[in-house]
RNA sequence: GUUGAUAAAGGCAAACUAUUCGAAAGGAUAGGACGCAAAGUCAUGGGUCUAAAGCACUUAAAGUACUAUGACCGCCAGGCUGCCGGCU
Numbered sequence: 001g002u003u004g005a006u007a008a009a010g011g012c013a014a015a016c017u018a019u020u021c022g023a024a025a026g027g028a029u030a031g032g033a034c035g036c037a038a039a040g041u042c043a044u045g046g047g048u049c050u051a052a053a054g055c056a057c058u059u060a061a062a063g064u065a066c067u068a069u070g071a072c073c074g075c076c077a078g079g080c081u082g083c084c085g086g087c088u
Stems, first nucleotide, its partner, number of pairs: 001087004011036002016031006034074001040080003044077003047072003053067002056064003
């Protein structure tokens, strides 16, 4: 530099369950393993989810539309970093 073997030192942990934080999406911890060679990291571009607050409309209560400043990197791309082995 390139590559990812039914190897190996090790790592992560979907669904689901419990507790907990949050308006929600979703997060944290524990259990649990569907998977993962970057399933390490950064919301930078795209995408997706949510709508408390805001704003508009309707309204008896209340409801509905829109909006990210909220969230997801285990959706795709990009940046940064990295373990082990094979080949050169």